[in-house]
Transfer RNA from a Puniceicoccales bacterium, 73 nucleotides, folded computationally.

RNA sequence: AGGGGAAUAGCUCAAUUGGUAGAGCAGCGGUCUCCAAAACCGCAGGUUGGGGGUUCGAAGCCCUCUUCCCCUG
Numbered sequence: 001a002g003g004g005g006a007a008u009a010g011c012u013c014a015a016u017u018g019g020u021a022g023a024g025c026a027g028c029g030g031u032c033u034c035c036a037a038a039a040c041c042g043c044a045g046g047u048u049g050g051g052g053g054u055u056c057g058a059a060g061c062c063c064u065c066u067u068c069c070c071c072u073g
Stems, first nucleotide, its partner, number of pairs: 001072007010025004019056001027043005049065005
């Protein structure tokens, strides 16, 4: 320099390829227990990396920028 991939909750990852953003763990509350752990029930937590475009509608499509990983030279 060229090609490919990744970026979503505090962490690890989903979202059936355009139609309500979810799960596990962690956190908080509760039940249970003499207390705690475990188990069970519930709650909260998100400008989907930044900006722009297409569309009635974008996490997913297009352009651009940033960071990281892989390949070629």
Taxonomically the source falls in Puniceicoccales (Bacteria, Pseudomonadati, Verrucomicrobiota, Opitutia). It was read from a public genome assembly. Rfam family: tRNA. Its family is annotated with triplet codon-amino acid adaptor activity in the Gene Ontology. It is annotated as a transfer RNA. Model confidence (mean pLDDT): 83 of 100.